Notes
c-di-GMP-I riboswitch aptamer from Metabacillus indicus, 87 nucleotides, folded computationally. Its mean pLDDT, the model's own confidence on a scale to 100, is 85. It matches the Rfam family "c-di-GMP-I riboswitch aptamer". Its family is annotated with cyclic-di-GMP binding in the Gene Ontology. The sequence is in RNAcentral, with records from Rfam and Ribocentre.
Parts: sequence; C1' cells; structure tokens
RNA sequence: AUCAGACAAAGGCAAACCUGCUGAAAAGCCGGGACGCAAAGUCACAGAUCUAACGUUCUACGGAGCUAUGAUGGCUGGACUGCCUGA
Repeated sequence: AUCAGACAAAGGCAAACCUGCUGAAAAGCCGGGACGCAAAGUCACAGAUCUAACGUUCUACGGAGCUAUGAUGGCUGGACUGCCUGA
C1' cells in the first nucleotide's frame, strides 16, 4: 500500500419508543433506551425519498395543486478520512 472481516482484544455509534427543547412541517438536538452497524465517521456531488413555510396558480373562500432555498449520510452510488485482526 492492497485485499478480506470470524469466534479475539480495546473501544465506538445507537433504530423504535419516552421526557424536554427548536422548527410551519419534514426533521434535528439533550437525556433515557438498544433494533441494528466494520465506516451507522465526514461531505447533499448524482439518483431516491420526506416536508411545503415563503412564493405561485386555482377556488365553492373551507381549502386544493405546484414549488427547496428545508430535511434524510441508519435509502443507493460517489468523494475524503479512520480503529483492530488476518493475508
């Protein structure tokens, strides 16, 4: 440097759900909690998905459609970085 990851060691992260906070929402954060994870570390670059405040169109004035500048890295790919073990 490359490849592989089982039963090892040191450790790491933490789904659902619950409390509180932020947010229009999706969702995020603190604490609890573990379904899982060898990149479940980082980056919204490509695709995908969620939401639709603002804007805009329609309206029977109740609302409805469209829209990302919002969100998901624990949806897939890509980029960068990294622990241990083995070859």
Of the family's consensus pairs, 95% are formed in the model.